Source information:
A computed fold for a 143-nucleotide RNA, annotated as SAM riboswitch aptamer (S box leader). Its Rfam family is "SAM riboswitch aptamer (S box leader)". Clan: SAM clan. Gene Ontology term of the family: regulation of gene expression. Its mean pLDDT, the model's own confidence on a scale to 100, is 78.
RNA sequence: UUCUUAUCGAGAGCGGCGGAGGGACAGGCCCGAUGAAGCCCGGCAACCGAUUUGGAUACAAGCUGAUGCCAGCCUGUACCUGAAUGUCAUGGUGCUAAUUCCUACAAUGCCGCAUAGGUGAUGCGGUCGUUGGCAGAUGAGAC
Numbered sequence: 001u002u003c004u005u006a007u008c009g010a011g012a013g014c015g016g017c018g019g020a021g022g023g024a025c026a027g028g029c030c031c032g033a034u035g036a037a038g039c040c041c042g043g044c045a046a047c048c049g050a051u052u053u054g055g056a057u058a059c060a061a062g063c064u065g066a067u068g069c070c071a072g073c074c075u076g077u078a079c080c081u082g083a084a085u086g087u088c089a090u091g092g093u094g095c096u097a098a099u100u101c102c103u104a105c106a107a108u109g110c111c112g113c114a115u116a117g118g119u120g121a122u123g124c125g126g127u128c129g130u131u132g133g134c135a136g137a138u139g140a141g142a143c
Stems, first nucleotide, its partner, number of pairs: 002142007013041001015040003021031003026103003042096003047092002049088003052083004057078004062073004100135001105132005110126006
């Protein structure tokens, strides 16, 4: 770099250094000398990690009863799930303005306009809604 998969409406400083830029890209709209990026410290969260308990499923061993394939009990493992997002935070990341700031493509709903014409169709549009997709970010895994 590429692929797979999960998540992206919550949360997080009135600190120090630093000095003009930043919010991925494009268009918007914003943030910024009442100090941007970046670095340090602090913080948040809980993806990896650790761990308690109830339940479902699958597999395996054992026991019991029948006996072709079975049923019951019990133990272990894996996985899913409830417990306020179960609990914890030594470690590996991550994050710490605005929903991933919004839109960008498609479908659909609603609304408006136009057309013929009749209570529905077609087309166009919308600072509107929903769903999906694209792109991106982060974690975990793979080559």